RNA sequence: CGUAGGUGACCUACCCUGGAGACGGGAAUAGCCCGCAGAAAUGUGGGGUAAUACCCGGUACGCUCCUUGGCUUGGACGCCAAGGAGGAAAGGUUUCGGCCGCUCCAGGAUGGGCCUGCGGCUCAUUAGCUAGUUGGUGAGGUACGGCUCACCAAGGCGACGAUGGGUAGCUGGUUUGAGAGGACGUCCAGCCACACUGGGACUGAGACAUGGUCCAGACUCCUACGGGAGUUAGCAUCGGGGGAUAUUGCACAAUCGGCGAAAGCCGGAUGCAGUGACGCCGCGUGCAGGAUGAAGGCUUUCGGGUCGUAAGCUGCUGUCGGGUGGGAUGAACACCGGGAGUGACGUCUCGGUCUGACAGUACCACCCAAGAAAGCCCCAGCUAACUACGUGCCAGCAGCUGCGGUAAUACGUAGGGGGCGAGCGUUGUCCGGAAUCACUGGGCGUAAAGGGCGUCUAGGCGGCUUGGUAAGCGGGAUGUGAAAGUCCGGGGCUCAACCCCGGAAGGCCAUUCCGAACUGCCAGGCUUGAGUGCGGGAGAGGGCAGUGGAAUUCCCGGUGUAGCGGUGAAAUGCAUAGAUAUCGGGAGGAACACCAGUGGCGAAGGCGGCUGCCUGGACCGUUACUGACGCUGAAGCGCGAAAGCCAGGGGAGCGAACGGGAUUAGAUACCCCGGUAGUCCUGGCCCUAAACGAUGAUCACUAGGUGUUGGGGGCAUCAACCCUUCCAGUGCCGAAGUUAACGCAUUAAGAGAUCCGCCUGGGGAGUACGGCCGCAAGGUUAAAACUCAAAGGAAUUGACGGGGGCCCGCACAAGCGGUGGAGCAUGUUGCUUAAUUCGACGCAACGCGAAGAACCUUACCAGGCCUUGACAUCCUGAGAACCCUCCCGAAACGGAGGGGUGCCUUCACGGGAACUCAGAGACAGGUGGUGCAUGGCUGUCGUCAGCUCGUGUCGUGAGAUGUUGGGUUAAGUCCCGCAACGAGCGCAACCCUCAUCGACUGUUGCCAGCGGGUAAUGCCGGGGACUCUGUCGAAACUGCCGGAGCAAUCCGGAGGAAGGCGAGGAUGACGUCAAGUCCGCAUGCCCCUUACGGCCUGGGCUGCAAACAUGCUACAAUGGCUGGUACAAAGGGCUGCAAGACCGCGAGGUUUAGCAAAUCCCACAAAGCCAGUCUCAGUUCGGAUUGGAGUCUGAAACUCGACUCCAUGAAGUUGGAGUCGCUAGUAACCGUGGAUCAGCAACGCCGCGGUGAAUACGUUCCCGGGCCUUGUACACACCGCCCGUCACAUCAUGGAAGCCGGCUACGCCCGAAGCCCAUGAGCUGCGCAAGCGGCAGUGGUCGAAGGUGAAUCCGGUAACUGGGAUGAAGUCGUAACAAGGUA
Repeated sequence: CGUAGGUGACCUACCCUGGAGACGGGAAUAGCCCGCAGAAAUGUGGGGUAAUACCCGGUACGCUCCUUGGCUUGGACGCCAAGGAGGAAAGGUUUCGGCCGCUCCAGGAUGGGCCUGCGGCUCAUUAGCUAGUUGGUGAGGUACGGCUCACCAAGGCGACGAUGGGUAGCUGGUUUGAGAGGACGUCCAGCCACACUGGGACUGAGACAUGGUCCAGACUCCUACGGGAGUUAGCAUCGGGGGAUAUUGCACAAUCGGCGAAAGCCGGAUGCAGUGACGCCGCGUGCAGGAUGAAGGCUUUCGGGUCGUAAGCUGCUGUCGGGUGGGAUGAACACCGGGAGUGACGUCUCGGUCUGACAGUACCACCCAAGAAAGCCCCAGCUAACUACGUGCCAGCAGCUGCGGUAAUACGUAGGGGGCGAGCGUUGUCCGGAAUCACUGGGCGUAAAGGGCGUCUAGGCGGCUUGGUAAGCGGGAUGUGAAAGUCCGGGGCUCAACCCCGGAAGGCCAUUCCGAACUGCCAGGCUUGAGUGCGGGAGAGGGCAGUGGAAUUCCCGGUGUAGCGGUGAAAUGCAUAGAUAUCGGGAGGAACACCAGUGGCGAAGGCGGCUGCCUGGACCGUUACUGACGCUGAAGCGCGAAAGCCAGGGGAGCGAACGGGAUUAGAUACCCCGGUAGUCCUGGCCCUAAACGAUGAUCACUAGGUGUUGGGGGCAUCAACCCUUCCAGUGCCGAAGUUAACGCAUUAAGAGAUCCGCCUGGGGAGUACGGCCGCAAGGUUAAAACUCAAAGGAAUUGACGGGGGCCCGCACAAGCGGUGGAGCAUGUUGCUUAAUUCGACGCAACGCGAAGAACCUUACCAGGCCUUGACAUCCUGAGAACCCUCCCGAAACGGAGGGGUGCCUUCACGGGAACUCAGAGACAGGUGGUGCAUGGCUGUCGUCAGCUCGUGUCGUGAGAUGUUGGGUUAAGUCCCGCAACGAGCGCAACCCUCAUCGACUGUUGCCAGCGGGUAAUGCCGGGGACUCUGUCGAAACUGCCGGAGCAAUCCGGAGGAAGGCGAGGAUGACGUCAAGUCCGCAUGCCCCUUACGGCCUGGGCUGCAAACAUGCUACAAUGGCUGGUACAAAGGGCUGCAAGACCGCGAGGUUUAGCAAAUCCCACAAAGCCAGUCUCAGUUCGGAUUGGAGUCUGAAACUCGACUCCAUGAAGUUGGAGUCGCUAGUAACCGUGGAUCAGCAACGCCGCGGUGAAUACGUUCCCGGGCCUUGUACACACCGCCCGUCACAUCAUGGAAGCCGGCUACGCCCGAAGCCCAUGAGCUGCGCAAGCGGCAGUGGUCGAAGGUGAAUCCGGUAACUGGGAUGAAGUCGUAACAAGGUA
């Protein structure tokens, strides 16, 4: 404060009602006048004066006080009666009717005071507070009361939150919300409090008094410095502060208030106006027609689309606006006169008079003219609305997610669109959504959350039954819950907002009556909950004492000799002073192998040799006893592993710290050798833990199955089993149910009840400060600033693992040959350069693009030139085209001259096609950029066996199933099984080559037989047998046999040219790498346009300290050289291949037969074989390099070609770490052909044949891959993620010597005003006096402010210091996530 009450403890001016009364007298004083003081404020002296002011006397009651008695009542101060004492008054006015007053008493009404119940914010890091404090008696004061005082007692308040701190006016209500609730308390209304700050009283019915007074303080002002005045939280106004809030307006016309008899006066109350879109409401900015779909804007695929019937234009209307004119309601009172009525007034009525700030208003009529009147936000999703340009992680946007790094619907602008509209958007705040503090209505196994455990107090909850009671509970009535507001109904402003009338509603409210089921309370009973007794057995339950053996170590002695020990391997260490090993004896400490068991006991921590004593609990059986004695449990108390602490013992083994040895880049670790605290005992502390079942305690309920421990019953003749069953415990699997899922499931995480504890995003932080505990270490209780857009759980799919299982591959192993060393070739990097054009960069760039860089190529550089261009299309003019010659020049280019006319059409002129030249402009051109804008093509995983879909089923879902499993295969190949059944892309097959055979074909190929011929040769006739050519066929399918197997299939065999895919090729799933390519081609966008385009000459791409890659040739005797001799395949050839002959040592030259080729040529194949020589040497190996001389191609071999000959004769004697290829006609070795090409840097590449091996035990390991499974903190997916120190910057915060400020209480000092008390010689009134009353003055108690002292609490600040948070790329390591490499 709200609400309901009490007042038997009170007051109430004015007003109303009733009763009674107003008699007689008196003294002053202000104003005023005259002085004085003062600057002023003001003060003061003197004089005279009135009253409804003041005083005295008288009278009065049912008034007041005292005493006594009675009544009511729980109680008398109430009421009644008696006695005694005391206390009143005032007049004014009049039209003479009266009216207005005055005094006392009683009652009413109104308004208050005081008291009480209940209700009304936050902090417990405020837990104890209190001395007038609580009560009593008495006294004082007052309306009651510790309100105050004296004395007595020691109480009072507090966990249901006292005291203290912080914050705040409370309410009707407002707002939000479905409600419950939350937040708020502006306007209006009620109450309270305050009036510059603090204190005080006076007056008064009422004040401790907003526009009164006194004092103190602060501030402002005046001052003649002596003193004074003031306080706008009244209305306006000014300044200041602030993000922000109005006019120094009009009027009392209305309403209301004060005074008055009234007229009336006063009122910044109020009524109006002004300012502000601040809110709510209403209205306008026009309406209709109108397609040449205008212009213009924007866009475009250039056709168009869109703004858009929108505008213009035509017609209409007039809200608003402007003009003119009219024009209110609000006005009724009041006054005057008359009337009605009354006891009188009030009141009613008639006539008259008068009153409007608003207001030149509202409103109405006429005239004017679409004329003056639209903006704001948004357009990525949420969320309704899209394009263009600009920009280029910049500028910027952003409520959340997030946009922007050259094609931005997200930035800016424009066009268009969406929303709302005199508004729109932003910001702040509150509620909602948020069930996100959960009363309605949440949770706690793993997401945040069960206290480590027990015991117990308060509290909460509580079995069956009887009677009573009526507090809770339910119902009725009465009272109240102000008005306004909300809601409903109705009415008034043109509507609405707004206003008016009526109703309803509203309380944990009060009183009273009724009810008695349930809860509570009182009384009684019961036995099933709980407990006790009796009879049993089980147990590492606890405490104390004693005792035992094994083992380790040490000591002594014996035997014995060189090592022992330890590790991944070692070393440190021990040992010839005798170790280790072994035997005997002894000492000492600690722990108790086997039994031993998801066995037992305990509340938990925890408890394990054996024996004794003491002792706690549980279980089973029995049903004698008690009779609800129960459950839970804040606080409290106790227990509480390990480590740690204190004191004293003890110390074998083990073993932090520490020392040493290793490991390592380091290794303050992991491993090893030692080793101190400690581990053990006694006493005392500490009190934490992944103290876990991460699951609080208790009770009853809800399918089962199967173990096991303890006890009992039944069956069994007894015992032991078996079977069955009942309790108590302890496991596993599962139903319903439940769960986000995982899972739980009678030992619940199911379904109920009761009680306790705890949670509310991550980090900061279980930290700081404060308190409590502790010897300390530390524990407990427990924040904030700041910061992030997440942190987290469970499950899913992948990927990954120094996880597991299964299986492949020249992956390893087994082999053969290389490479890495040398010289050279080629490519690359780097360097250099005018340029050394560009691209490719692990595998999958580097003899790659390039299957041919001297010019060309050519893209690069230097220089000289061109500008519609070297090339395409179109237009105009001229000329056919074209060919030849000359000049300048390095050439391009420029200049000059000569020759020469064709084709189609037309009578001819002319026209046309193609070509050339000139000119103009559209355009050309670009190997310029972007492969991260793209197409296409390609590489790679990988010829790996995989990748998916439909339907169904399972799952809340991601997803799973199918595709997993058992076999089998080269293969997701096939078979079997299966909530799956099918299907697609891949695999395989279909295609090509090779191997066998057949048919056909026979020339250029072939030649067996026949004939001819030669020195010789298929040379010729001929042949169609063979080889061969090249077309069509056949053949191989696990078809057959044996074995194994359900099958698929495997093993073996036969036959066969070939056997289980016969060999090789072509063929590359879904996808990955923003892989490669804009310099093959195509192409979007950007860029250049007398140049980034084009032409030419020369140069460069070939440059050379160095490094790498790929090759060739070698290092020699399995070889070199010389001579002789044998056998291919596949290709190429007319600007060509070229036989033969001749010349040359040779490269080659000359000449030319043959051949567009199964015919001719290139073209001798080589290794091989047969001979000879060399004899281990830098050589008769090796051939680089260099000198000289040549050949060929080509305009041209200087930079910069290849080849030949002579001479020269380098490195190199088999190659470090490492690394590559290959599994059979393969490797290796040998030669041969082709493309490109004038020639060639080719030792490259692509083919061809000849000779022709070795090895594979096997899958542990390295690499890559497939399937299943497991873990995960990874998902740009291990080249992942991620931690801590240090360094730098910024921010907030803790500590801190101190310094500063504030709050609060206390002690003491001083003490204003003032009330009260005392006094009152002085003054004064009355009185003859005694004396009494009053005042000044004085003293005192209390007392605000002030001073001082010691404190509490809070805040600010601080050298330095502690940690924390954040920040794009810093440093050091690698702790965690996989077995994370030491779980």

Annotation:
This is a predicted structure of a 1383-nucleotide RNA (small-subunit ribosomal RNA) from a metagenome. It matches the Rfam family "Bacterial small subunit ribosomal RNA". Model confidence (mean pLDDT): 84 of 100.